Context: one part of a larger RNA
RNA sequence: CCUUCGUUAAGGAACUCUGCAACUUGACCUCGUAACUUCGGGAGAAGAGGUGCCCCAGCUUGUGAAAGCGUUAACCGCUGAAGCAGGAGGGGGUCGCAGUGAAAUGGCCCAGGCGACUGUUUAACAAAAACUUAGGUCUCCGCAAACUCGCAAGAGGACGUAUGGGGGCUGAUGCCUGCCCAGUGCUGGAAGGUUAAGAGGAGGGGUGCAAGCUCCGAAUUGAAGCCCCAGUAAACGGCGGCCGUAACUAUAACGGUCCUAAGGUAGCGAAAUUCCUUGUCGGGUAAGUUCCGACCCGCACGAAAGGCAUAACGAUCUGGGCGCUGUCUCAACGAGGGCUCCG
Numbered sequence: 001c002c003u004u005c006g007u008u009a010a011g012g013a014a015c016u017c018u019g020c021a022a023c024u025u026g027a028c029c030u031c032g033u034a035a036c037u038u039c040g041g042g043a044g045a046a047g048a049g050g051u052g053c054c055c056c057a058g059c060u061u062g063u064g065a066a067a068g069c070g071u072u073a074a075c076c077g078c079u080g081a082a083g084c085a086g087g088a089g090g091g092g093g094u095c096g097c098a099g100u101g102a103a104a105u106g107g108c109c110c111a112g113g114c115g116a117c118u119g120u121u122u123a124a125c126a127a128a129a130a131c132u133u134a135g136g137u138c139u140c141c142g143c144a145a146a147c148u149c150g151c152a153a154g155a156g157g158a159c160g161u162a163u164g165g166g167g168g169c170u171g172a173u174g175c176c177u178g179c180c181c182a183g184u185g186c187u188g189g190a191a192g193g194u195u196a197a198g199a200g201g202a203g204g205g206g207u208g209c210a211a212g213c214u215c216c217g218a219a220u221u222g223a224a225g226c227c228c229c230a231g232u233a234a235a236c237g238g239c240g241g242c243c244g245u246a247a248c249u250a251u252a253a254c255g256g257u258c259c260u261a262a263g264g265u266a267g268c269g270a271a272a273u274u275c276c277u278u279g280u281c282g283g284g285u286a287a288g289u290u291c292c293g294a295c296c297c298g299c300a301c302g303a304a305a306g307g308c309a310u311a312a313c314g315a316u317c318u319g320g321g322c323g324c325u326g327u328c329u330c331a332a333c334g335a336g337g338g339c340u341c342c343g
Base pairs, nucleotide, nucleotide: 001338002337003336004335005334006333007332008331010329011328014327019324027051028050029049030048031047036041038172052094053093054092055091056090059087060086061085062084063083067079068078069077070076095099107322108321109320110319111318112317113316114314115313119131120130135170136169137168138167139166140165141164147156148155149154173309174308175307176306178239179238180237183236184235185232186231187230188229189228192227193226194225198221199220203216204215205214206213207212240258241257242256243255244254267301268298279295280294281293282292283291
């Protein structure tokens, strides 16, 4: 010097990306316990006090001797209450700095984001806000089911039968889920248009004396598909621009105009989304690019690629506080191991 530990004056997060790490707390009993809440919780909330040993008298739980009574051949039944073992309180005393005397044994609170929760995951850098989930919804499937595997036989689905099975999306719960079917997709549509092989065969070519053989071939007929007509957005998706206007100013409930399939509703909003931006105002700090509450000018939120709330939950993420500490001011000493050196 490295490593693993122990102790530390005064201060107590000044350390640092971050209280990372470490410390604090810790058991049992009693008291006490807020907002919020899905009334279950939150909750061991928080926060207080007690705890050793000895003596005393009661209380109480278990067991139940002697003795008595009854009846017996004996066992036994009833009464009885000593002794022993245990429990929780009460009173008094006593020792130490310290009584869960060692060990084991939660630090706590406030606010917000995300995800409801328990669960699962990148074996060996990621445990999460990702996946799953119960619940919701759409769609396919009537059983030799749909769907999947297989060339097939066959198998799964299922020894199930629509309260079932497959697929997609969403993701507890509460309040809700707006407008657009023009495009794409899907579903439906006895008409019409287009349309292949096939059917058809007017007509024509080659060859032949001819019969014939052979080739081309119009009309007509002819399925799905496409065109066409509808429906459908918890299907893929989409959800405007310009100009003017009120008796200060500002703004525009209002009006005009162009375009569109329709022009973003409720709710939320500088957000896990805001470029300008450290937006502006308020709170917290002596001082706050973070955080919380508002505002709305949403570069570029928005309603099951769900919107907004939400108790409980989380080795989650963010901000703040109390306690506590060698994280630090600022380092010191000690112990085990390593390293180096000597023998």
A computed fold for a 343-nucleotide part of an RNA from a Candidatus Chloroheliaceae bacterium, annotated as large-subunit ribosomal RNA, domain IV. RNAcentral holds the full RNA, with entries from ENA. Its Rfam family is "Bacterial large subunit ribosomal RNA". Rfam links the family to the GO terms ribosome and structural constituent of ribosome. The source organism's lineage runs through Bacteria, Bacillati, Chloroflexia, Candidatus Chloroheliales and Candidatus Chloroheliaceae.